[in-house]
Context: one part of a larger RNA
RNA sequence: UUGGGCGUAAAGAGCAUGUAGGUGGAACUUUAAGUCAACUUUUAAAGCCUCGGGCUUAACUCGAGUUCUGGAGUUGAAACUAGGGUUCUUGGAGUUUAACAGGGGCAAGUGGAAUUCCCGGUGUAGCAGUGAAAUGCGUUGAUAUCGGGAGGAACACCAAUGGCGAAGGCAGCUUGCUAGGUUAAACUGACACUGAGAUGCGAAAGCGUGGGGAGCGAACGGGAUUAGAUACCCCGGUAGUCCACGCCGUAAACGAUGCAGACUAGCUAUCAGAAGUAUCGACCCUUCUUGUAGCGAAGCUAACGCGUUAAGUCUGCCGCCUGGGAAGUACGGUCGCAAGACUAAAACUC
Numbered sequence: 001u002u003g004g005g006c007g008u009a010a011a012g013a014g015c016a017u018g019u020a021g022g023u024g025g026a027a028c029u030u031u032a033a034g035u036c037a038a039c040u041u042u043u044a045a046a047g048c049c050u051c052g053g054g055c056u057u058a059a060c061u062c063g064a065g066u067u068c069u070g071g072a073g074u075u076g077a078a079a080c081u082a083g084g085g086u087u088c089u090u091g092g093a094g095u096u097u098a099a100c101a102g103g104g105g106c107a108a109g110u111g112g113a114a115u116u117c118c119c120g121g122u123g124u125a126g127c128a129g130u131g132a133a134a135u136g137c138g139u140u141g142a143u144a145u146c147g148g149g150a151g152g153a154a155c156a157c158c159a160a161u162g163g164c165g166a167a168g169g170c171a172g173c174u175u176g177c178u179a180g181g182u183u184a185a186a187c188u189g190a191c192a193c194u195g196a197g198a199u200g201c202g203a204a205a206g207c208g209u210g211g212g213g214a215g216c217g218a219a220c221g222g223g224a225u226u227a228g229a230u231a232c233c234c235c236g237g238u239a240g241u242c243c244a245c246g247c248c249g250u251a252a253a254c255g256a257u258g259c260a261g262a263c264u265a266g267c268u269a270u271c272a273g274a275a276g277u278a279u280c281g282a283c284c285c286u287u288c289u290u291g292u293a294g295c296g297a298a299g300c301u302a303a304c305g306c307g308u309u310a311a312g313u314c315u316g317c318c319g320c321c322u323g324g325g326a327a328g329u330a331c332g333g334u335c336g337c338a339a340g341a342c343u344a345a346a347a348c349u350c
Stems, first nucleotide, its partner, number of pairs: 003322004007304002012318001014201004021194003025088007033081002035077008049065006092191001093188008104178007111155001116150007126137002163170002206247006215241002220236004258317006266295005272289005299306002323350003332343004
């Protein structure tokens, strides 16, 4: 390579947009590139294989035949793929209109609780902390309590098995700008799916410049514990955490499950909508659609489990795996300010 695989054994890229490429709904018609059939020609001889002959046999050799696969040409077929033409919308996709839900995104403004600090009043000897302590704070008046002020960060209850987003992720409130989704009807008429490269987004930590700094808190200092204690516990505390702009590009970036489509029992709960029934009306109830969960037929699975949101049965396209270690390392290259990231071996060894 072939084959077999990718939830947990090795293996789904963190996520999306999209170029090339691959693949592509229904009906009619045409062409004949692929496809199929027939014929012609070519595919040297020798060799191989089969049959027969000649050397005493064999090797050797002679004759005949078969064979392989491919190429070219001519004639024909038209189901399928493909090219051209016409048509369709029940069904893919999109557009419009009318509704609807939402922590989707960005920006500006704003609110209350709490912590800390500052000022003032009351007040006096403790406070804090722990398994127990001590370091620490306090008679220069702390802790507690009342009033006033400053500043930063996060938004209790609502809150959920709930919602939104492609993923990362998103939560006080108000306003502005903006993106996507769902439902119903109408319209366009295959306009589609996937996607190598590429491009964009991408938690936390980290980096650069300038701000900010309440609380928390790597490093660090001290107190304990301990045989020791470079820890767990306690008292402090710098980067950082926050903001703006620019980098980094990684995570158990997880559903450890790529995207899209079709088909294959149900039951229950719930978010959003539509239609019907009912009603004065709102509920309730029935049906349908989208989503989120729980349980389960068949089937699948090594088992666990999955099970219309599939890990079932299939199709299209992409990514990835191929014994363990060495190693996601070395070298080289690309990117980065750096940290490092991406790509990615071998010797050797079991």